This is a predicted structure of a 124-nucleotide RNA (SAM riboswitch aptamer (S box leader)) from Salipaludibacillus keqinensis. RNAcentral holds the sequence, with entries from Rfam. The source organism's lineage runs through Bacteria, Bacillati, Bacilli, Bacillaceae and Salipaludibacillus.
RNA sequence: CUCUUAUCCCGAGUAGGCGGAGGGACAGGCCCGACGAAGCCCAGCAACCAUCACCACAUUUAAAAAAAGGUGAACGGUGCUAACCUGCAAGGCAUAUCUAUGUGUAUGUCUUGGUCGAUAAGAG
Numbered sequence: 001c002u003c004u005u006a007u008c009c010c011g012a013g014u015a016g017g018c019g020g021a022g023g024g025a026c027a028g029g030c031c032c033g034a035c036g037a038a039g040c041c042c043a044g045c046a047a048c049c050a051u052c053a054c055c056a057c058a059u060u061u062a063a064a065a066a067a068a069g070g071u072g073a074a075c076g077g078u079g080c081u082a083a084c085c086u087g088c089a090a091g092g093c094a095u096a097u098c099u100a101u102g103u104g105u106a107u108g109u110c111u112u113g114g115u116c117g118a119u120a121a122g123a124g
Base pairs, nucleotide, nucleotide: 001124002123003122004121005120006119007118008117013042016041017040018039022032023031024030026087027086028085029084043081044080045079048077049076051073052072053071054070055069059066060065088113089112090111091110092109093108094107095106096105097104098102
């Protein structure tokens, strides 16, 4: 970098320290920020992987033990700790509009699916 699977609901700093102007992936909106942005440390959240404890089932075994499942813990590897909308397609509804009355156009809104993106695990 590519592919596959799962998740993108909830949760966690409004009184931490250093830092000193940007940040919310991208674009357009809309926002956050000297009442202190990014980043680093600390703290916390969560439970993807690993680990540990317990439970259940089947097989093998003299026994021990071993792999797939569930629950819990939170010392390890990651991740996360302002709040959002739209993006493409289909469908519904509302409003406006017309030399055209339509399978029209525009805007808004709702639903469904998808794209993009993020994280974890695995494979190449």